[in-house]
RNA sequence: UCCCCGGUAGCUCAGUUGGUAGAGCGACGGACUGUUAAUCCGUUGGUCGCUGGUUCGAGUCCGGCCCGGGGAG
Numbered sequence: 001u002c003c004c005c006g007g008u009a010g011c012u013c014a015g016u017u018g019g020u021a022g023a024g025c026g027a028c029g030g031a032c033u034g035u036u037a038a039u040c041c042g043u044u045g046g047u048c049g050c051u052g053g054u055u056c057g058a059g060u061c062c063g064g065c066c067c068g069g070g071g072a073g
């Protein structure tokens, strides 16, 4: 310098064709119990890496840049 993959909730990750952003874990409250744990119910969750563009509408498509991983030279 070039190529590929990834960046979405506190953490691990889904989101397939552009059409209301989700799950599990966690945290908080409650039920249960002698207490804790486990289990169950409820609640809590977001500048979708940054910036511009396309579009009625972008996590998703296009350009530039940043960060992490891998590869080529």
Base pairs, nucleotide, nucleotide: 001072002071003070004069005068006067007066010025011024012023013022019056026044027043028042029041030040031039049065050064051063052062053061
A computed fold for a 73-nucleotide RNA from a Woeseiaceae bacterium, annotated as transfer RNA. Its Rfam family is "tRNA". Rfam links the family to the GO term triplet codon-amino acid adaptor activity. By type it is a transfer RNA. The coordinates come from a structure-prediction model, not an experiment, and the mean pLDDT is 82. NCBI's taxonomy places the organism under Bacteria, Pseudomonadati, Pseudomonadota, Woeseiales, Woeseiaceae.